This is a predicted structure of an 85-nucleotide RNA (transfer RNA) from a Desulfuromonadales bacterium. The prediction has a mean pLDDT of 81.

RNA sequence: GGAGAGGUGUCCGAGUGGCCGAAGGUGCCUGACUCGAAAUCAGGUGUGCGGAAACGCACCGGGGGUUCAAAUCCCUCCCUCUCCG
Numbered sequence: 001g002g003a004g005a006g007g008u009g010u011c012c013g014a015g016u017g018g019c020c021g022a023a024g025g026u027g028c029c030u031g032a033c034u035c036g037a038a039a040u041c042a043g044g045u046g047u048g049c050g051g052a053a054a055c056g057c058a059c060c061g062g063g064g065g066u067u068c069a070a071a072u073c074c075c076u077c078c079c080u081c082u083c084c085g
Stems, first nucleotide, its partner, number of pairs: 001084007011025002018068001027045006046059005061077005
C1' cells in the first nucleotide's frame, strides 16, 4: 500500500430501518436466606446537560448525508484485529 472483519452501557455482548436507550450476561447497590459469609433468590442500576424535584433533551467511535423515521443504509475520518504484498 491492497482486501476483509469489527467499535453498543462498568465490562462482555445481541439487536442490520419503526414496538429500541437499547435483549441477555457480568459488575455494583438493597433486601431475603444464614450464627456470619459464600452460593442461591427478588428488586434496582448507562452517561452527559438542564432542573429543587418531577421530568425534559442529547448520546450506539468522530463528522456529514438519505429517510416521515437511523445503532441499523450511504460518504468521509479515527482506532482495533486478520490476511495479502